[in-house]
Molecule: c-di-GMP-I riboswitch aptamer
Organism: Gammaproteobacteria bacterium
RNA sequence: UUCUGCCAAAGGCUACCCACCCGAAAGGAUGGGCACGCAAAGUUACCGGUCUAAGGGGCUUGUCCCUAAGAUAGCGGAACCGCCAGA
Numbered sequence: 001u002u003c004u005g006c007c008a009a010a011g012g013c014u015a016c017c018c019a020c021c022c023g024a025a026a027g028g029a030u031g032g033g034c035a036c037g038c039a040a041a042g043u044u045a046c047c048g049g050u051c052u053a054a055g056g057g058g059c060u061u062g063u064c065c066c067u068a069a070g071a072u073a074g075c076g077g078a079a080c081c082g083c084c085a086g087a
Stems, first nucleotide, its partner, number of pairs: 002087004012038002016033004021028002036074001042080003046077003049072003055067004059062001
């Protein structure tokens, strides 16, 4: 430097639930409980997907349709960075 995650050690994250806050919502922050899982479940919305539809638009005027500048990195890809062990 590259590859791998069968073994070991030290740890890390937290699905879900509760409280509270932010948000139009999707969703997110913090604290507590717990332990679905994760070797990048570290970071970045660049590509595709998915969710939401405030604002905007449409006409058939409604429990309507379209739309991301919103969200998701624990949907996949990509990029960057990184612990331990082995080869």